[in-house]
């Protein structure tokens, strides 16, 4: 110095152009003498960052920034 993968809740992670979701944890409140298990509700998000295309971008196109992996 080139490519290729990724970045979305507090954690793993789905979500390939139309309301941004799961498990998990975390708060309440039900059950239980008490833990644990289990059951009901909730809060948590500038979708790594700027721009563009489009009626409408987490998604398409540019740039940039970080981590991994290969090449050189």
């Nucleotide at each position: 110095g080139c490519g290729g993968c990724g970045g979305u809740a507090g954690u793993u992670c789905a979500g390939u152009g139309g309301u941004a979701g799961a498990a998990u944890g975390c708060u309440u409140c039900c059950u239980u003498g008490c833990c644990a298990a289990g059951g009901a509700a909730g809060a948590g998000g500038u979708c790594g960052a700027g721009g563009g295309u489009u009626c409408a971008a987490a998604u398409c196109c540019c740039u940039u920034c970080c981590g991994c992996c290969g090449c050189u």
Description
A computed fold for a 72-nucleotide RNA from Candidatus Woesebacteria bacterium RIFOXYB1_FULL_41_13, annotated as transfer RNA. RNAcentral records the identical sequence in 3 taxa. Its mean pLDDT, the model's own confidence on a scale to 100, is 82. It matches the Rfam family "tRNA". Rfam classes the family as a transfer RNA. Gene Ontology term of the family: triplet codon-amino acid adaptor activity.